Predicted 3D model of a 78-nucleotide RNA (transfer RNA) from a Candidatus Hydrogenedentota bacterium. The coordinates come from a structure-prediction model, not an experiment, and the mean pLDDT is 84. Rfam family: tRNA.

[in-house]
RNA sequence: GGCCCUAUCGUCUAGUCUGGCCUAGGACACCGCCCUUUCACGGCGGCGACACGGGUUCAAAUCCCGUUGGGGCUACCA
Numbered sequence: 001g002g003c004c005c006u007a008u009c010g011u012c013u014a015g016u017c018u019g020g021c022c023u024a025g026g027a028c029a030c031c032g033c034c035c036u037u038u039c040a041c042g043g044c045g046g047c048g049a050c051a052c053g054g055g056u057u058c059a060a061a062u063c064c065c066g067u068u069g070g071g072g073c074u075a076c077c078a
């Protein structure tokens, strides 16, 4: 240099392939309340994310292109 994979709440992850009830779901963590003599457990509620830019489309987390970060394979040089 070439090619391939990958990026979603604080963390892990579902959804992507096959666009549509997703103003994005779940678990843990965190916060509040309840329960308990106290703590833990448990119950209820809250908070919180689609890497960035563009394109296609009635509609994009999802498809396409580019950029950036991460990972892998490989060529050249020696």
Base pairs, nucleotide, nucleotide: 001074002073003072004071005070006069007068010028011027012026013025020058030046031045032044033043034042051067052066053065054064055063